[in-house]
Molecule: c-di-GMP-I riboswitch aptamer
Organism: Bacillota bacterium
RNA sequence: ACGUGUUCAAGGCAAACUGGCGGAAACGUCAAGACGCAAAGUCGCGGGUCUAAGGGCACCAUUGUCUAUGACAGCCGGACUGCCACA
Numbered sequence: 001a002c003g004u005g006u007u008c009a010a011g012g013c014a015a016a017c018u019g020g021c022g023g024a025a026a027c028g029u030c031a032a033g034a035c036g037c038a039a040a041g042u043c044g045c046g047g048g049u050c051u052a053a054g055g056g057c058a059c060c061a062u063u064g065u066c067u068a069u070g071a072c073a074g075c076c077g078g079a080c081u082g083c084c085a086c087a
Stems, first nucleotide, its partner, number of pairs: 003086003012037002018031005035074001041080003045077003048072003054067005
């Protein structure tokens, strides 16, 4: 350096639910809380999924439908980086 992994050691992150705040929503953030995670670290590059404010279309009843410029990194892939061990 590459590879493999959680055996050792030190640790790390934090699902759902609840509350505060932001948002049209998806969702985010903070607190509490742990389902789990060897990258559950970072990045919207590719696929996928979610939402539909605004806009388009339809309807003549006011709803329906389509759409990302919005969102998800704990959906998958990819890029970059990291602890320990094998050593």